[in-house]
This is a predicted structure of a 172-nucleotide RNA (Lysine riboswitch aptamer). The coordinates come from a structure-prediction model, not an experiment, and the mean pLDDT is 77. It matches the Rfam family "Lysine riboswitch aptamer". Gene Ontology term of the family: lysine biosynthetic process.

RNA sequence: AGUUAUGAUAGAGGCUGCGGCUGACAAGAGUACGCAGGCGCAAUAUAGGCGCCGCGGAAAGGGGAUGCCGCCGAAGGGUCUUAAGUAGUCGGAAUGGCUGCAAAGGGCACCUGGGACGCAGGGAAAUACUCUGCGGACUGUCGCGCUACAGGCGCGGAGAGCUGUCAUGAAU
Numbered sequence: 001a002g003u004u005a006u007g008a009u010a011g012a013g014g015c016u017g018c019g020g021c022u023g024a025c026a027a028g029a030g031u032a033c034g035c036a037g038g039c040g041c042a043a044u045a046u047a048g049g050c051g052c053c054g055c056g057g058a059a060a061g062g063g064g065a066u067g068c069c070g071c072c073g074a075a076g077g078g079u080c081u082u083a084a085g086u087a088g089u090c091g092g093a094a095u096g097g098c099u100g101c102a103a104a105g106g107g108c109a110c111c112u113g114g115g116a117c118g119c120a121g122g123g124a125a126a127u128a129c130u131c132u133g134c135g136g137a138c139u140g141u142c143g144c145g146c147u148a149c150a151g152g153c154g155c156g157g158a159g160a161g162c163u164g165u166c167a168u169g170a171a172u
């Protein structure tokens, strides 16, 4: 000096990176509902009911621009487990048993580098949004090969990764 192992620490990825809070706005929906309104229906009328018209006209659950905050296995999914609660059921009853669903917490390297797009399927009122699988591109990164070499092209890999710095060890 480069190589390599382990540990610590700092960092990169972005067509819209990830999560939380916020909630313009779309949709829900000209729906529900309201009216000393108009007309109609049944049976004579009134009341009431129902329908149409007219005039007004929401909300919830689901989504979400933007802004702010925390971040870069960020996080998402799966599975196991504990379980508030809830539905059903057994029981005279219980603060009880059984079955299902389930907020929230915890475990697991089980899967995914990243977002977008397309197709299929699930959730959803939905064409919003979302989860899963598949596909061809794009993008960051590492390895190998090629090259006309500040770069480009091809193939392959996965975040258990990659890059910088430091410490310790190993062989050269």
Stems, first nucleotide, its partner, number of pairs: 001172001003170009014072001017071005025063001033056003037053005075112003078108005085101006113139002117135007141157007